[in-house]
RNA sequence: CUUAUCAAGAGCGGUGGAGGGAACGGCCCGAUGAAGCCCGGCAACCUGCGGCGACGCAAGGUGCCAAGUCCGGCGGCAGAGUUCGAAAGAUGAG
Numbered sequence: 001c002u003u004a005u006c007a008a009g010a011g012c013g014g015u016g017g018a019g020g021g022a023a024c025g026g027c028c029c030g031a032u033g034a035a036g037c038c039c040g041g042c043a044a045c046c047u048g049c050g051g052c053g054a055c056g057c058a059a060g061g062u063g064c065c066a067a068g069u070c071c072g073g074c075g076g077c078a079g080a081g082u083u084c085g086a087a088a089g090a091u092g093a094g
Stems, first nucleotide, its partner, number of pairs: 001094006011039001013038003019029003024072003040065003045061002047058004069088001074085003077081001
């Protein structure tokens, strides 16, 4: 850079000790214990197996496990929205 997906799903465990939710603005989560690490789990993009195929099974490589990608920022419609699209971002595969 290209492309697909992003409304579902996932611990009342151990360790650790104050931070975390991308950035900004909000709004939240956190000593009734954050991040990180270990274990556990979810999903099934790549992968393997079966199948003409639709698809199924597995789970080796990633990924993920508060809130819609937590909300907003630009535009449409609406009237103040768990709206539609974009941008930005995340993840996979090239």